The prediction has a mean pLDDT of 90. This is a predicted structure of a 350-nucleotide part of an RNA (small-subunit ribosomal RNA, central domain) from an Anaerolineae bacterium. Rfam family: Bacterial small subunit ribosomal RNA.
[in-house]
Context: one part of a larger RNA
RNA sequence: CUGGGCGUAAAGCGUGUGCAGGCGGCUCGGCAGGUCGGGCGUGAAAGCCCCCGGCUCAACUGGGGGAGGCCGUCCGAAACCGUCGGGCUUGAGCACCGGAGAGGGACGUGGAAUUCCCGGUGGAGCGGUGAAAUGCGUAGAGAUCGGGAGGAACACCAGUGGCGCAGGCGGCGUCCUGGCCGGUUGCUGACGCUCAGACACGAAAGCUUGGGGAGCGAACGGGAUUAGAAACCCCGGUAGUCCAAGCCGUAAACGAUGGACACUAGGUGUGGGAGGUCUGAACCCCUUCCGUGCCGAAGCUAACGCGUUAAGUGUCCCGCCUGGGGACUACGGCCGCAAGGUUAAAACUC
Numbered sequence: 001c002u003g004g005g006c007g008u009a010a011a012g013c014g015u016g017u018g019c020a021g022g023c024g025g026c027u028c029g030g031c032a033g034g035u036c037g038g039g040c041g042u043g044a045a046a047g048c049c050c051c052c053g054g055c056u057c058a059a060c061u062g063g064g065g066g067a068g069g070c071c072g073u074c075c076g077a078a079a080c081c082g083u084c085g086g087g088c089u090u091g092a093g094c095a096c097c098g099g100a101g102a103g104g105g106a107c108g109u110g111g112a113a114u115u116c117c118c119g120g121u122g123g124a125g126c127g128g129u130g131a132a133a134u135g136c137g138u139a140g141a142g143a144u145c146g147g148g149a150g151g152a153a154c155a156c157c158a159g160u161g162g163c164g165c166a167g168g169c170g171g172c173g174u175c176c177u178g179g180c181c182g183g184u185u186g187c188u189g190a191c192g193c194u195c196a197g198a199c200a201c202g203a204a205a206g207c208u209u210g211g212g213g214a215g216c217g218a219a220c221g222g223g224a225u226u227a228g229a230a231a232c233c234c235c236g237g238u239a240g241u242c243c244a245a246g247c248c249g250u251a252a253a254c255g256a257u258g259g260a261c262a263c264u265a266g267g268u269g270u271g272g273g274a275g276g277u278c279u280g281a282a283c284c285c286c287u288u289c290c291g292u293g294c295c296g297a298a299g300c301u302a303a304c305g306c307g308u309u310a311a312g313u314g315u316c317c318c319g320c321c322u323g324g325g326g327a328c329u330a331c332g333g334c335c336g337c338a339a340g341g342u343u344a345a346a347a348c349u350c
Stems, first nucleotide, its partner, number of pairs: 003322004007304002012318001014201004021194003025088007033081002035077007042069001048066007091191001092188003095184005103177007110154001115149007125136002162169002206247006215241002220236004258317006266295011299306002323350003332343004
């Protein structure tokens, strides 16, 4: 140096961008560092292999021969790796013409509903539950009608529909803005893949400052239930949930499945595009590209299942695992205002 693995048994970093590094399409020529061949040098003794000998044998040991290096040097080979130069277009990128979309940010705006306030009608209950009670109500509740305030969320459309790298994104309009798909094959000419570290993004909860606060609602108070009830149920209710700016950096961050490329039966649905056929024009139908589901050949799998969206067959690169507990811990480092995060043991024990 070398093993076997990572959907559910231990194991894919939450996601992206990307330097170093690793890896790299077709073709021609040069070089000869890697590679391969040969010559020479060197490769102490012991050891190793072979032969012969000594202890009765063997171990052990004496003698002789040989092998042995990621070594040096010279000569040679040029397929492959490398390197230099030239060419190519299929990988990659660009342009042009079309297209779909809850992709992101900012500003504005709409209606339904809840709650509260004001006024009208009205007059005894309302509410809540398994049943109740706390609670609200003759200081006029609930119900109903009119008016007003305010916050938050957007019914139907809505769909194993769409978009986004992931987290995630859903009323409507305007502005700014990212990506993607199809078509034409016009341009560049390998410009590529992956990525330790690094940087950025990253649900909810939580934190800081300021604002906001309708509904909901940790904590908390009360009513029930119960043997008890620190709960489940009920009446209230603070933080929070919302906004701005800044932190935190976690998750069953899940497809529990890293990324890229190629190859390997089909069938059926659905979203976006293009072409064809048909038509008065469409639809239907056929072909094709991209996405998203289901079922399945071969194959794979311990089984379940996966199966052109692979968990099949291969190549490249990264991450990770190596019995259970101790331990998503301690100590130390780094980060954080804190909460804590990240990296991560050992004794001991089964």